The RNA shown here (SAM riboswitch aptamer (S box leader)) has 133 nucleotides and comes from a Bacteroidota bacterium.
RNA sequence: AUCUUAUUCAGAAAGACAGAGGGACACGCCCGUUGAAGUCUUCCCAACCCUUUUAAGGUUCGUUACUUUUUAGUUUCUAACCUAAAAAAGAAGGUGGUAAAUCGUGACAAAGCAUUGCUUUGGCAAAUAAGUC
Numbered sequence: 001a002u003c004u005u006a007u008u009c010a011g012a013a014a015g016a017c018a019g020a021g022g023g024a025c026a027c028g029c030c031c032g033u034u035g036a037a038g039u040c041u042u043c044c045c046a047a048c049c050c051u052u053u054u055a056a057g058g059u060u061c062g063u064u065a066c067u068u069u070u071u072a073g074u075u076u077c078u079a080a081c082c083u084a085a086a087a088a089a090g091a092a093g094g095u096g097g098u099a100a101a102u103c104g105u106g107a108c109a110a111a112g113c114a115u116u117g118c119u120u121u122g123g124c125a126a127a128u129a130a131g132u133c
Stems, first nucleotide, its partner, number of pairs: 003131006013042005021031003025106004044097002048094002050090005056083005062077001065074003102125001108122006
């Protein structure tokens, strides 16, 4: 950087350095010398990947019983391994996050109210994760 899928009204900050910007973009509205961006340290949040357990299914080995499919079939019980979905718990590790709903609106489409606007939904855009190229 491409594409796909999922999520986005919850949650969670102190210190050191630094010194004027920041909230993706446009407009609005905000945050900021009572210290922005950035860097570092230590916490914290969450639970995408991840770990454990439960239940389910499958494969293989062994085994029980029956049967003229007998180097077999059906079946009982255990063990090992594998699997996608679900539920619960966890936080060692990989990411991510810690003003305001993704701060609000945003091409366009549909519906409703109602009259040229407002609301809702979809969608667009963005962020993050997992996979993919």
Of the family's consensus pairs, 97% are formed in the model. Rfam family: SAM riboswitch aptamer (S box leader). Gene Ontology term of the family: regulation of gene expression. The prediction has a mean pLDDT of 76. Taxonomically the source falls in Bacteroidota (Bacteria, Pseudomonadati).